[in-house]
Molecule: SAM riboswitch aptamer (S box leader)
Organism: Chloroflexota bacterium
């Protein structure tokens, strides 16, 4: 970097440095943000993918631990592009809902 899958509506913040921003990306909303954005560093934390252990011959399945990650405002903050169903419509189009798409994370093969 691109493929493969699994998961995404819960959960978990305080210091320090610095100083203007940020919530992927474009667009529209809407929100955080000098009472300190974002980046790093420390220390706590959530979870429990992969790992290890128990029960087991084993598989499933449970349970336990946290060693490798990842997380720690808002559902992946909403919404748009395509498709599908309801409904309603002044036939432009509007309202809901499910899905793909794209994005994260893990875990494998390249």
């Nucleotide at each position: 970097c691109g493929c493969u899958u699994a998961u995404c509506a819960a959960g978990a913040g305080g210091g320090g440095u610095u100083g203007a921003g940020g919530g992927a990306u474009c667009c529209g909303g809407c929100c955080c943000u000098g009472c300190g954005a974002a980046a790093c560093c420390c220390c706590g934390g959530c979870a429990g993918c992969c790992u290890g252990c128990c029960u087991c011959c084993a598989u499933c399945a449970g349970g336990c631990a946290a060693g490798g990650u990842g997380c720690c405002a808002a559902c992946u903050c909403c919404g748009g592009u395509c498709c599908c169903c309801c409904g309603g419509u002044g036939c432009g189009c509007c309202g809901g809902g499910a899905g793909a798409a794209a994005g994260a994370u893990g875990a494998g093969a390249g």